[in-house]
RNA sequence: ACGCCCGUAGCUCAGAGGACAGAGCAGGCGCCUUCUAAGCGCAAGGCCGCGGGUUCGAGUCCCGCCGGGCGUG
Numbered sequence: 001a002c003g004c005c006c007g008u009a010g011c012u013c014a015g016a017g018g019a020c021a022g023a024g025c026a027g028g029c030g031c032c033u034u035c036u037a038a039g040c041g042c043a044a045g046g047c048c049g050c051g052g053g054u055u056c057g058a059g060u061c062c063c064g065c066c067g068g069g070c071g072u073g
Stems, first nucleotide, its partner, number of pairs: 001072007010025004018056001028042004049065005
């Protein structure tokens, strides 16, 4: 430099054009327990890397950029 893949919650990941954007773990509160752990329940936590474009409508499609991984030279 070129090619491919990825970037969504603190972490690991779902979500392939219309549902309020979800789950697990972690953290918070509660139940249970003599206490702790385990188990169970509840609530909270995001404007989806950034900027444009397409569309009535974009996390999802297109373009550019940034960051990460792999490969080629």
About this RNA: A computed fold for a 73-nucleotide RNA from a Chloroflexota bacterium, annotated as transfer RNA. It matches the Rfam family "tRNA". By type it is a transfer RNA. Model confidence (mean pLDDT): 80 of 100.